This is a predicted structure of an 82-nucleotide RNA (c-di-GMP-I-GGC riboswitch aptamer) from a Paenibacillaceae bacterium. Model confidence (mean pLDDT): 86 of 100.
[in-house]
This record gives sequence, structure tokens and C1' cells, in this order.
RNA sequence: GCCGAUAAAGGCAAACCUAUCGAAAGGUAGGGACGCAAAGCCAUAGGGCCUUCCAUUAGGAUUGGCAGCCUGGCCGCCGAAG
Repeated sequence: GCCGAUAAAGGCAAACCUAUCGAAAGGUAGGGACGCAAAGCCAUAGGGCCUUCCAUUAGGAUUGGCAGCCUGGCCGCCGAAG
């Protein structure tokens, strides 16, 4: 370094509920844990998905969103076996 344990220390938090922002997707805060070794950051890296608008038929958009869909970039805790 690869790798990732029925290890240790710590971390995050799906669904759902409440409050709030938003036209929506969805965001934020609290509760809550299905899971996660990057479930840390990047949506101005590519793809994908959702929303909105245009067109109605294929599609198009410098509308907005999702990093817990995949790949990629940056940064990073721990250390058994191999």
C1' cells in the first nucleotide's frame, strides 16, 4: 500500500413521526434505527433517477433536487488475518 475482522475507540443515520421551508421533487431541526468502512465533501466530472417547464411523439431545457444508485475526483479514523 492492497485489504477490511463476530476487534477496539468513536462516527453517520433509512423507513416512519413531529415542526418548519418549498409549487413539487426535496431541504433543515428534533425524535427514531434499516443499514453504512467513506452513508465525509464535490450535482460546474460522467451516467442514472426524481421534480418542473416546453413539445405531445420522439424528445428538449443554463428549472430545481438526489452523494444512502453507479463510476470518478478530493480528504480521512482504526489495524487482526492475508